[in-house]
RNA sequence: AGGGAAGACCAGAUGUUCGCUGCGCCACCACGCAGAGGAAAGUCCGGACACCACAGGGCGGGAUACUUCCUAACGGGAAGCUGCAGCAAUGCAGAGCCAGCUCCACAGAAAUAAACCGCCAAUAGGUUUUGUAACCGAUUGGCAAGGGUGAAAUGGUGGUGUAAGAGACCACCGGUAUCCCUGGCGACAGGGAUAGCCAGGAAAGCCUUAUCCGGUGCAAUGCCAAAUAGGAAAGCAAUGAUGUUGCCCGCAUCGCUUUCGGGUAGGCAGCUUGAGCUGUUUUGUGAAAAACAGCCCAGAGGGAUGAACAUCACCUUCGGGAAACCGAAGGCACAGAAUCCGGCUUACGGUCUUCCCCAAAU
Repeated sequence: AGGGAAGACCAGAUGUUCGCUGCGCCACCACGCAGAGGAAAGUCCGGACACCACAGGGCGGGAUACUUCCUAACGGGAAGCUGCAGCAAUGCAGAGCCAGCUCCACAGAAAUAAACCGCCAAUAGGUUUUGUAACCGAUUGGCAAGGGUGAAAUGGUGGUGUAAGAGACCACCGGUAUCCCUGGCGACAGGGAUAGCCAGGAAAGCCUUAUCCGGUGCAAUGCCAAAUAGGAAAGCAAUGAUGUUGCCCGCAUCGCUUUCGGGUAGGCAGCUUGAGCUGUUUUGUGAAAAACAGCCCAGAGGGAUGAACAUCACCUUCGGGAAACCGAAGGCACAGAAUCCGGCUUACGGUCUUCCCCAAAU
């Protein structure tokens, strides 16, 4: 120089003139202060808050899933353990296959008990021959060690043994199970002893186990004012209906459902002081916690947060220049709060830091 990995920050600034919204002051005016993000997006999780007489039980359903810690909580975060991928930085994953069931295409004899090519023995027959020695096919029996198929074929290497073989037996190695020792809060790691125990994979397959889960949501909810038709019809009705996510039980209430028709759609609150932000110190590997100090930082309501001019910053291109720099032209990403907060995911411009691989030069 090149190629990669992991993170942090910013998201333009200043001035003048005019304009909009909220608050303060306030009759108004004037004046002062403040005024859209890191994702405000998605609506995927978790809550705060509000209401529902059951927020009671059971079934169903859903979510999570290694260990320890953080947090109001989470499917989030921190640190670690194990496994896989990568040369590496690093990234991804995480209960259970000895409860049961199911699946593993094609190929292959066979994918959970099998023989395609084969090896061996016996019987009778045939051929050759010095020799019942060799060879050939048939029948019966034994074998899974050799070859083949496949992603995967009944642990591996070497020997004993056998008619031929085979963990059948033995030595060593690997796996598994049980027990023990050391280290660690723990997941686990290292080591030892015994035992031939030795037939995989898939649980984002059904399933099993453990833990957790009431519902609806600011269009929640509360108050005030106004208007109309305290309308009509049909049906069900206490052995009922409604409410409680689905079903059942229980409980509460006393009416409920459908169709046609009429009135209203206004105002106020909820509405922004918060599990808030910033800084310092201490503790901790860290996420964070505690203490002290400081700050107030949008609240719209068809929905404010803007427009013009000038200068500067940053980026791109061109020209001049050894460089610093000067001049000109252009550009400046993704994108707009709506009850609020903590996460996750997605979109995107610029700057910086650390780490890994690797070439060359010194």
Predicted 3D model of a 362-nucleotide RNA (Bacterial RNase P class A) from Cloacimonetes bacterium UBA6081. Its Rfam family is "Bacterial RNase P class A". By type it is a ribozyme. Rfam links the family to the GO terms tRNA processing, dimeric ribonuclease P complex and ribonuclease P activity. The sequence was found by an Rfam model in a public genome assembly.